[in-house]
RNAcentral holds the full RNA, with entries from SILVA. This is a predicted structure of a 253-nucleotide part of an RNA (large-subunit ribosomal RNA, domain VI) from Elysia timida.
Context: one part of a larger RNA
RNA sequence: CGUUAGAGCAUUGAGGGCUUGGACGGGCAGUACGAGAGGACCCCCGUCUGUGAUCCAAUUGUCUGUCAGUUAUCAUUACGGUAAACGCUGAGUAGCUACGAUCUAUGAGAUAAGUGCUGAAAGCAUCUAAGUACGAAGCUCUGCCCAAGAUGAAUGCUCUCCUGAGGUAUCUUGAAGACCACGAGAUUGAUAGGCGUCAGGUGUAAUACUGGUAACAGUUUCAGCUGAGACGUACUAAAACAUACCGAUUGAU
Numbered sequence: 001c002g003u004u005a006g007a008g009c010a011u012u013g014a015g016g017g018c019u020u021g022g023a024c025g026g027g028c029a030g031u032a033c034g035a036g037a038g039g040a041c042c043c044c045c046g047u048c049u050g051u052g053a054u055c056c057a058a059u060u061g062u063c064u065g066u067c068a069g070u071u072a073u074c075a076u077u078a079c080g081g082u083a084a085a086c087g088c089u090g091a092g093u094a095g096c097u098a099c100g101a102u103c104u105a106u107g108a109g110a111u112a113a114g115u116g117c118u119g120a121a122a123g124c125a126u127c128u129a130a131g132u133a134c135g136a137a138g139c140u141c142u143g144c145c146c147a148a149g150a151u152g153a154a155u156g157c158u159c160u161c162c163u164g165a166g167g168u169a170u171c172u173u174g175a176a177g178a179c180c181a182c183g184a185g186a187u188u189g190a191u192a193g194g195c196g197u198c199a200g201g202u203g204u205a206a207u208a209c210u211g212g213u214a215a216c217a218g219u220u221u222c223a224g225c226u227g228a229g230a231c232g233u234a235c236u237a238a239a240a241c242a243u244a245c246c247g248a249u250u251g252a253u
Base pairs, nucleotide, nucleotide: 001149005160006159007158008157009156010155011154015146016145017144018143021049022048023047024046025045026044027043033038052103053102054101055100059098061096062095066091067090068089069088070087071083072082073081074080107141108140109139114134115133116132117131161251166246167245168244170186171185172184173183174182191237192236193235194233195232196231197230198229200226201225202224208219209218210217211216
């Protein structure tokens, strides 16, 4: 821009994409077959695994300042700050993640090569000429995903036509994201931050007191501190201006 008034929400599915492989064990059966040695097809049951997709309850890894320990240095001791972008070390939530978890049936129809039945032309024979039955990981469905620019432009419901439906911009933002887009929200508000309580993490803060010559230990103290998590709470910011901008004018030019 189109879809022939303009919108919001929900659908249909023309068409397109993906779709499963491999190995082994048991039974049939030490059977068929074979002199023996050896040794099955078909079918049934089960196990493992490759690739791929999705996910994070548990497990794994990471977690750049969440906690603790520790060295050097700054500093009046201590508390605390800094160390090349984490000083080093031990742990570690959310998130991300694989080494982890889950899933990846079956069946139907029409067929290919092929196999048949009946059967003439051609008194026989012949799967074919009429008729008729089977037959593949392939084809069409069944499963999952995209999908009306499917210009053949579909459908349903609701709303609006200046008392303007709806959209955009702006702002707070997100398990969404390069930007854009998409989603949530904007005081008739839990959108983000803060705060409160809790979860989770770390592992017993500082101060004071006691013991010890001291290093240090003990008590106060399962303390203190705490990023992402849960619930709650308008304290802060979703401003101000005032509806900013676009927007169909009842739809055949």